RNA sequence: UCGUCUCAAGGGCACACCCGCUGAAAGGCGGGGUCGCAAAGCCACCGGUCUAAAGACGAAAGUCCAUGAUAGCGGGGUUGCCGAG
Numbered sequence: 001u002c003g004u005c006u007c008a009a010g011g012g013c014a015c016a017c018c019c020g021c022u023g024a025a026a027g028g029c030g031g032g033g034u035c036g037c038a039a040a041g042c043c044a045c046c047g048g049u050c051u052a053a054a055g056a057c058g059a060a061a062g063u064c065c066a067u068g069a070u071a072g073c074g075g076g077g078u079u080g081c082c083g084a085g
Stems, first nucleotide, its partner, number of pairs: 005085003012037002017032006035072001041078003045075003048070003055064003
């Protein structure tokens, strides 16, 4: 110096649920909230999961489909605060 593990204090984030806005939906954003989180900061590259507007098929019912979503599903990448051991 780098990596990993453990811990104190300060600070950070914010599940469910409620209200508003937004979106076809899944979901997202803002406010409240506080289940949890040491990357629960950031990135859809890989796998998974959710949705199915447009499109395709169908007589219809419906089926398929991501270009949508999820980083708080896992992996991977990348950046990073505080002091002590």
This is a predicted structure of an 85-nucleotide RNA (c-di-GMP-I riboswitch aptamer) from a Pseudomonadota bacterium. Its Rfam family is "c-di-GMP-I riboswitch aptamer". From the family's description: GEMM was predicted in a large-scale screen for bacterial structured RNA regulatory elements. Lineage of the source: Bacteria > Pseudomonadati > Pseudomonadota. Its mean pLDDT, the model's own confidence on a scale to 100, is 84.